This is a predicted structure of a 1470-nucleotide RNA (small-subunit ribosomal RNA) from an uncultured archaeon. Its Rfam family is "Archaeal small subunit ribosomal RNA". The family is grouped with related families in Rfam's "SSU clan". On this family, see Yusupov et al., Science 2001: "Crystal structure of the ribosome at 5.5 A resolution". The RNAcentral record of the sequence draws on ENA and SILVA. Its mean pLDDT, the model's own confidence on a scale to 100, is 81.

[in-house]
RNA sequence: ACUCCGGUUGAUCCUGCCGGCGGCCACUGCUAUCAGGUUGCGACUAAGCCAUGCGAGUUAAGGGGUCGCAAGACACCAGCGAACCGCUCAGUAACACGCGGAUAAUCUACCCUUAGGUGGGGUAUAGCCUCGGGAAACUGAGGGUAAUUCCCCAUAAUCACUAUAUGCUGGAAUGCUUUGGUGAUGAAAGUUCCGACGCCUGAGGAUGAGUCUGCGGCCUAUCAGGUAGUAUGUGGUGUAAAGGACCACAUAGCCGAAGACGGGUACGGGCCCUGAGAGGGGGUGCCCGGAGAUGGACUCUGAGACACUAGUCCAGGCCCUACGGGGCGCAGCAGGCGCGAAAACUGUGCAAUGCGCGAAAGCGCGACACGGGUAACCUGAGUGCCUUGACAAAGUCAAGGCUUUUCUCAAACCUAAAAAGUUUGAGGAAUAAGAGCUGGGCAAGACGGGUGCCAGCCGCCGCGGUAACACCCGCAGCUCGAGUGGUGGUCACUUUUAUUGAGCCUAAAGCGUUCGUAGCCGGUUCCGUAAAUCUUCAGAUAAAUUCUCCUGCUCAACAGAAGAUCCUCUGAGGAGACUGCGGAACUUGGGACCGGGUGAGGUUGAGGGUACCUCCGGGGUAGGGGUAAAAUCCUGUAAUCCUGGAGGGACGACCAGUGGCGAAGGCGUUCAACCAGAACGGAUCCGACGGUGAGGGACGAGGGCUAGGGGAGCGAACCGGAUUAGAUACCCGGGUAGUCCUAGCUGUAAACUCUGCCCACUUGGUGUUGCUUCUCCGUUGAGGGGGAGCAGUGCCGGAGCGAAGGUGUUAAGUGGGCCGCUUGGGGAGUAUGGUCGCAAGGCUGAAACUUAAAGGAAUUGGCGGGGGAGCACCGCAACGGGAGGAGCGUGCGGUUUAAUUGGAUUCAACGCCGGACAACUCACCGGGAGCGACCUUUGCAUGAGAGUCAACCUGACGAGUUUACUCGAUAGAAGGAGAGGUGGUGCAUGGCCGUCGUCAGCUCGUACCGUAAGGCGUUCACUUAAGUGUGAUAACGAGCGAGACCCCCAUCUUUAAUUGCCAGCUUGUCUUAGCGGACAAGGGCACUUUAGAGGGACCGCCAGCGCUAAGCUGGAGGAAGGAGGGGUCGACGGCAGGUCAGUACGCCCCGAAUCUCCCGGGCUACACGCGCGCUACAAAGGGCAGGACAAUGAGUUGCGACACCGAUAGGUGGAGCUAACCUCGAAACCUGUUCGUAGUUAGGAUUGAGGGCUGUAACUCGCCCUCAUGAAUGUGGAUUCCGUAGUAAUCGCGGGUCAACAGCCCGCGGUGAAUAUGCCCCUGCUCCUUGCACACACCGCCCGUCAAACCAUCCGAGCUGGUGUUGGAUGAGGGCACGUCCGAGAGGGCGAGCUCGAAUCUGAUGUCAGUGAGGAGGGUUAAGUCGUAACAAGGUAUCCGUAGGGGAACCUGCGGAUGGAUCACCUCCU
Repeated sequence: ACUCCGGUUGAUCCUGCCGGCGGCCACUGCUAUCAGGUUGCGACUAAGCCAUGCGAGUUAAGGGGUCGCAAGACACCAGCGAACCGCUCAGUAACACGCGGAUAAUCUACCCUUAGGUGGGGUAUAGCCUCGGGAAACUGAGGGUAAUUCCCCAUAAUCACUAUAUGCUGGAAUGCUUUGGUGAUGAAAGUUCCGACGCCUGAGGAUGAGUCUGCGGCCUAUCAGGUAGUAUGUGGUGUAAAGGACCACAUAGCCGAAGACGGGUACGGGCCCUGAGAGGGGGUGCCCGGAGAUGGACUCUGAGACACUAGUCCAGGCCCUACGGGGCGCAGCAGGCGCGAAAACUGUGCAAUGCGCGAAAGCGCGACACGGGUAACCUGAGUGCCUUGACAAAGUCAAGGCUUUUCUCAAACCUAAAAAGUUUGAGGAAUAAGAGCUGGGCAAGACGGGUGCCAGCCGCCGCGGUAACACCCGCAGCUCGAGUGGUGGUCACUUUUAUUGAGCCUAAAGCGUUCGUAGCCGGUUCCGUAAAUCUUCAGAUAAAUUCUCCUGCUCAACAGAAGAUCCUCUGAGGAGACUGCGGAACUUGGGACCGGGUGAGGUUGAGGGUACCUCCGGGGUAGGGGUAAAAUCCUGUAAUCCUGGAGGGACGACCAGUGGCGAAGGCGUUCAACCAGAACGGAUCCGACGGUGAGGGACGAGGGCUAGGGGAGCGAACCGGAUUAGAUACCCGGGUAGUCCUAGCUGUAAACUCUGCCCACUUGGUGUUGCUUCUCCGUUGAGGGGGAGCAGUGCCGGAGCGAAGGUGUUAAGUGGGCCGCUUGGGGAGUAUGGUCGCAAGGCUGAAACUUAAAGGAAUUGGCGGGGGAGCACCGCAACGGGAGGAGCGUGCGGUUUAAUUGGAUUCAACGCCGGACAACUCACCGGGAGCGACCUUUGCAUGAGAGUCAACCUGACGAGUUUACUCGAUAGAAGGAGAGGUGGUGCAUGGCCGUCGUCAGCUCGUACCGUAAGGCGUUCACUUAAGUGUGAUAACGAGCGAGACCCCCAUCUUUAAUUGCCAGCUUGUCUUAGCGGACAAGGGCACUUUAGAGGGACCGCCAGCGCUAAGCUGGAGGAAGGAGGGGUCGACGGCAGGUCAGUACGCCCCGAAUCUCCCGGGCUACACGCGCGCUACAAAGGGCAGGACAAUGAGUUGCGACACCGAUAGGUGGAGCUAACCUCGAAACCUGUUCGUAGUUAGGAUUGAGGGCUGUAACUCGCCCUCAUGAAUGUGGAUUCCGUAGUAAUCGCGGGUCAACAGCCCGCGGUGAAUAUGCCCCUGCUCCUUGCACACACCGCCCGUCAAACCAUCCGAGCUGGUGUUGGAUGAGGGCACGUCCGAGAGGGCGAGCUCGAAUCUGAUGUCAGUGAGGAGGGUUAAGUCGUAACAAGGUAUCCGUAGGGGAACCUGCGGAUGGAUCACCUCCU
């Protein structure tokens, strides 16, 4: 000091990365008032190139001159300086830098201190004069001359050698010191104004520099070996100075895994940024050090240079030229070009600071001080305040007032000169606000308009496909504010490289195993030491920076002072526990030895066994073999089969066991030999000898390879047969390598416990193997049982740990030691390089690019060609009847059409939209006509408009037109805005409905479990129609469903009696011969009926089963028996199911037409396909005649008795009935008769003729009657539908619609069966469980080839360029010594020799970059092709290694793993 947030999922927890929020640096968009401060401003790219000006002079008191009256000025010789300052960062991985040391291996001009000295002599030369060359730069010859120029001699002095003597310093004398000797070298300069300034020598100091050294700080091993001046020695050369620095000789060393050598990158440090820190990143500006000055080489002068504005030369570039020859070097200040995303004025001044020269005055200085430009950075200030009024308010506007920091103007001071500043005065709110954002993260819009997967936005997630809080514009708001955003880089976030501070069973990650080198770590006791460690003192660690505090600028930034810190280093002293080191000892770690046992441990050899195959002999006859079914195949040359014999190769059943052994791979008949290991036991020995283990060595399944054998069976490849759309597969028949042996190679596997090795510690239970031991039994056997110890090997499980699954003394717990490995997914275990291999290939092992996830564990659901249990006539089985064939009706598709309006499309569209359409309906088509509430503008008694006879127009119409008449005030037009819309959207909706569902499920409260999603409850056993109950249970209860309640039917009781009923009673009428019958009235409510209230059924009773349960089976009684039958009622929800065309409703559209009306047409079409029905195909029937029996209902625009007419349909008249009153009302059936198996006396389609009804109207296009006509059809393929009893089947009746029309729908009754009493096989549903890569949920997901586009990469015959190393050639120039010539000398010329050597040419080689025909794989890209590999048992379980094959995913062989589902069995455990 410590923050997190968004993104993988349906949801969850992890792992993990991507992104957001912060700081700093550079550039950039928009915008901008002022001031102060700072070490800002061509560093990043081109250490690229530069026009022009300036950037180093000074001294007249060293000298001789020239000019001038003088003051003074000027060129030259001479002195000092020009090696500083300033600029840049190319090179450099190095003693370059930093810190600390060494110099006993050194130098130091000017300066300081001190001691001493300054004697004598000589020769030149510039300027100048004379004469030349040249375009210029410059330069030649001759003659004079001076000095603090130069030279010689002397002395001092220094150095070397040698002798000598004493001490001193020091870690160490090679140093210093005394006195001799010899040799070598060998100083001085003056001026003068008399103050002084100089000159020479020695010693010391100061300053500066040289050299050496310990330690420190980059990446790379895809750089592992490097090195001949290399390592060392002796002697020299050279230097101020040590040294292979150089040379000669000698030796053969030296460096390196603690990383030599090579490659890449890079000036180093103080410091700067960030961070809590540790770290990470940077090192521009300022300071220190280094290096460089166009690229290189070399040299002089000098105290100092190998010299930015010195010289010489080469190279490349540029300039001048009279073509002969010359000149230049901005990485100094300005400035220009170029490069780029990227950076200022060709300013002022030496006034200050500082430097050079000078005795000084002073001179010079693009160092420096100032100014100009610049949104470089830091800091500060301002852009106003008050009152009143208007507007609904926030707020805006207006008016008035206040203040004046700033601003404008003026003056003075300040300054080198200005500016700024300070003081004073005047004026006036005046001169001053933007940028980004508003879906989440993340603060601020559910605002308007536009757009419509377009245009666009977006760091990430994601927005946009007609209602966009996400794009664009407007308004509003939020954040910061003279700034605010973007891009790139970097630190933090990030414990995401983990020292602090992560991990490796399954997420990325334990080497296949073992031995062992270096390294790292190391038991117990004692003694010593003090490397390490701790501590004290001293020195250093420059300043600036940073921190604390104080002070000065109005504050602050800034500046100044004081103190502190960092990083360490060096020296001296002290401590002694731990570590190290040395020594001594110990036995517990480890090792050795001994003992008896155990073991599929290894190697080699010998034997034996069954099966199989082949051959031979015998027997025997027609098939065998194989599969889901087949076929290929074998067999009449005798198979298969039985039997006897021979040969061959492989293998080792049972025993056999989560048993044993081994380091792992792995090891299984018997015997023998040899070799090795572990456990147990031991009164034995050694004495820490140990652990781990980078490199390295050895072993290492299967496959593969080489050579030689062998080859029975099996069997990649291959050949056939099937399967299939195909089948390069799965299945079948053959079959080669191989599998086996010997000798080698390869070195990999899911080489797995996906769990490295060693040590210590931390509750338990129960098996099993080996050894030891105790005990009991005892058949005395190497017997059996029980317990304990040690070692191994399993299971369960506690704490703990873990994301969870799980693990749990055999740790994945708690600690220690060592090794290996990981850091998002893909690209990729690929490319390239190296190395190993005969090859296949192994080991090592990237990047570009691409991507927001990939992944682990667990949860809920869904799904499975997974499992278990249960259930259903919209499942099967058994049975009955149909559909599918025919004709017709009706609906749909298709086609046609001006239109054939539209909707619905598996179950869950198709006699459905109550949808039977002649007009209407009506939405469609053709034609015609009409309609605008309200507002604004405009027209109108000079008549808006309306009506009407007739004619024309027209299908028709005072709709329009013509002529005329009548009425008389609002109407017309335009722009808006409406009415209306069966126009669009059922994927914007409400409501209603269908369906899952003839299902039995769906949830909640509290508690409990889990980090959480969630679980439990709701599970299990039995049971039920049922989540219906009973029992068990971390659950206990509850709700919605189920059930019950409700309605109808079946039975009984009771109440009641009109319009219902009439048994008995009374009366009357009619009829009859009579009995009797009918009718009416009274009366009655027994019966029937009607409609109100109740009873009854509950497994209540009995027997059995079941748990003494729930309940099940049978029986009794009963009208009814286990829900008595039927209905109503439809859980939470799903299906973007259906309906905008029933109504409602959002949005969009039309608006004089998509509105409204009228006429006609169409929805009724017709080559076809489909659904649902009707009628049939006949004798269980048809025709004819006669005879019966219902219920539900309906009725005033109606039902209509009855009577008459008509052959019938029907017509005419018409009682009664607003209904238990009147009316409408059966057929199948029964009886008799006929038909005689035929396309018929079955069947009635189709068509003709005549008639009737409804209606404005039956042509398109209605129904009925009569006569005539008399089609298909002889029981229906695959397939499919309904039904379990008053059901199916069959028969008619009523109602709905309706003017008319029923083969439809909804109801009603009549007649009235067969079969099952089960099952889960098919189709589905419910529950439990299991797997999952699915969650839009299997109509899911997903793999590879091919085709297309784009991108980066690899290989590639080569080509081009840069750069390094090395060999050769040429070789500017330098050095050394020699010869010769000139010269008095100094020195110079020429010649030959040795040597260093830039540059150029050439050969070889390394490396980097670009380019390259063609080739290869990879990545990405809404809707391309082929298949279906994987996920469920994914339909052949998957995967790993290896080998072969194939369009492709892939297939097959061999060995292995479980990270495989399911069922059964064995064993083990609980």